About this RNA
Bacterial RNase P class A from a Eubacteriaceae bacterium, 338 nucleotides, folded computationally. The prediction has a mean pLDDT of 75. Of the family's consensus pairs, 96% are formed in the model. Rfam family: Bacterial RNase P class A. About the family: Ribonuclease P (RNase P) is a ubiquitous endoribonuclease, found in archaea, bacteria and eukarya as well as chloroplasts and mitochondria. Gene Ontology terms of the family: tRNA processing, dimeric ribonuclease P complex and ribonuclease P activity. The sequence was found by an Rfam model in a public genome assembly.

[in-house]
RNA sequence: GUACUAAGCUGGAUAAUCGCGGACAAUAUGUCUGAGGAAAGUCCGAGCUCCAUAGGGCAGGAUGCCGGGUAACGCCCGGUAAAGGUGACUUUAAGGCAAGUGCAACAGAAAGAAAACCGCCAUAUUAUAUGGUAAGGGUGAAAGGGUGAGGUAAGAGCUUACCAGUGAUUGAAGAGAUUCAUCAGCUAUGUAAACCCCAUUCGGAGCAAGACCAAGAAUUGCUAAAAAAACGAUUGCCCGUCGUUGCAAAAAUGGUAGGUCGCUUGAAUUUAUCGGUGACGAUAAAACCAGAUAGAUGAUUAUCAAAACAGAACUCGGCUUAUAGGUUUAGUAUAAAC
Numbered sequence: 001g002u003a004c005u006a007a008g009c010u011g012g013a014u015a016a017u018c019g020c021g022g023a024c025a026a027u028a029u030g031u032c033u034g035a036g037g038a039a040a041g042u043c044c045g046a047g048c049u050c051c052a053u054a055g056g057g058c059a060g061g062a063u064g065c066c067g068g069g070u071a072a073c074g075c076c077c078g079g080u081a082a083a084g085g086u087g088a089c090u091u092u093a094a095g096g097c098a099a100g101u102g103c104a105a106c107a108g109a110a111a112g113a114a115a116a117c118c119g120c121c122a123u124a125u126u127a128u129a130u131g132g133u134a135a136g137g138g139u140g141a142a143a144g145g146g147u148g149a150g151g152u153a154a155g156a157g158c159u160u161a162c163c164a165g166u167g168a169u170u171g172a173a174g175a176g177a178u179u180c181a182u183c184a185g186c187u188a189u190g191u192a193a194a195c196c197c198c199a200u201u202c203g204g205a206g207c208a209a210g211a212c213c214a215a216g217a218a219u220u221g222c223u224a225a226a227a228a229a230a231c232g233a234u235u236g237c238c239c240g241u242c243g244u245u246g247c248a249a250a251a252a253u254g255g256u257a258g259g260u261c262g263c264u265u266g267a268a269u270u271u272a273u274c275g276g277u278g279a280c281g282a283u284a285a286a287a288c289c290a291g292a293u294a295g296a297u298g299a300u301u302a303u304c305a306a307a308a309c310a311g312a313a314c315u316c317g318g319c320u321u322a323u324a325g326g327u328u329u330a331g332u333a334u335a336a337a338c
Base pairs, nucleotide, nucleotide: 001334002333003332004331005330006329007328008327009326010325012304013303014302015301016300017299018298020034021033022032023031024030025029036309040320041319043318044317045316046315047314048206049205050204051203055239056238057237058236060202061201062200063199064198065079066078067077068076069075080094081092082091083090084089095197096196100195101194102191103190104189117137118136119133120132121131122130123129124128145163146162147161148160149159150158164187165186166184167183168182169181171180172179173178210261211260212259213258219249220248221247222246230244231243232242233241234240269286270285271284272283273282274281275280
């Protein structure tokens, strides 16, 4: 210098004039403040509100290696294993197929407690039969572990060396996932984002939740008032719990589109120190920084310049998706020069 990897920052700035929303005030004006890194998706988790005074069971859902962080999570951090990459690094729906049941078309002899088509060998015969075999070939995504050597009638873990898988160990390391070592000839596919099994875990609805104020109509008949029963609420069902109630008829040209709260001080933000590999935690300080609701931040001028994805609606912690350009730090590979 080039190519790549990981983690960030920014994503218009300054000045003036006019205009818009909110708060405060000494009020025909002044001061302060006013959209994001994703505000998007509505995919998770919570805070908050109500059911509600709170439960149990079944169904159903979610997660799925180990350890930590967090209010919690399906998120984040660190590690282990497998796969990819020369590497820095990246990805993972990463428990169980020997509990059971399924599925794997076609091809192929045969797709699982299944196999012998061609071939090879032996015997007899004369071109066929019998027996042995699974090393070679064919089919297929996948065919009774792989490679080399020995051995054999020909072969085969039959024997042996190395390797892979599986299993065992009162071995070693580690908190653990796991790794290493030793032994065993045990090696009958794959698939669980197939049904299923196992472990852990899960109330529901949602700010259009909900609370308060305002507003407002019509009764008639029968005759119950003890209990029972019925109805309603509690995601689906059941148990339990709670509430309402005598029954029937009639009425909607009765009211309700209104107002206030919820609504912004928060598990938050910024800075510093300490602890930790890290996520993060502790302490201290500083500041208050949108609350609209037919829905606010726009226009002009000057300089620089170059703009992408794109506008809060109860609030946070995440994930996912979109993103022009500029820029920072660290690392990997490689060329040249010194």